């Protein structure tokens, strides 16, 4: 670099208002996963989670579960400093799976004591 097996590993509904009924509407607050990057990222590349479809095992068929691949995957500008910043600093914006619910959800419930990108140390190999 590469194996291998341990380990951690995602935040946030407050107050008022309307209603019969909302943490789901309205106002005004709250919150930001991993790697990267000339310099610190929710909006720049990329990845992960969600959804979706093929193949393959397991199963007598369906369901379901696990491999492997491929698909889809939101949202920013202005100034200012500076050698270098869509990452800092001022200012204004934006964005946010799937079901579920007494009324519509990033924030509540569920799937999930799950998945997982990745991070710390470690062993074994190689240089």
């Nucleotide at each position: 670099a590469c194996g291998c097996g341990c380990u951690c590993c995602g935040g946030g509904g407050u107050c008022g208002g309307u209603g019969a009924a909302a943490c789901u509407c309205c106002g005004a607050g709250c919150c930001g996963g991993c790697g990267g990057u000339a310099a610190c990222a929710g909006u720049c590349c990329g990845c992960g989670a969600c959804c979706c479809g093929g193949c393959c095992g397991c199963a007598g068929c369906c369901a379901g579960c696990g491999g492997c691949c491929g698909g889809c995957u939101g949202a920013c500008c202005c100034g200012g400093u500076g050698a270098a910043a869509u990452c800092c600093c001022g200012g204004g914006a934006c964005c946010g799976a799937c079901g579920g619910u007494g009324a519509c959800a990033g924030u509540c419930c569920g799937g999930a004591u799950g998945g997982g990108a990745g991070g710390c140390a470690g062993c074994g190999c190689g240089c």
This is a predicted structure of a 127-nucleotide RNA (FMN riboswitch aptamer (RFN element)) from Ornithinicoccus halotolerans. It matches the Rfam family "FMN riboswitch aptamer (RFN element)". About the family: The RFN element is a highly conserved domain that is found frequently in the 5'-untranslated regions of prokaryotic mRNAs that encode for flavin mononucleotide (FMN) biosynthesis and transport proteins. It was read from a public genome assembly, where an Rfam model found it.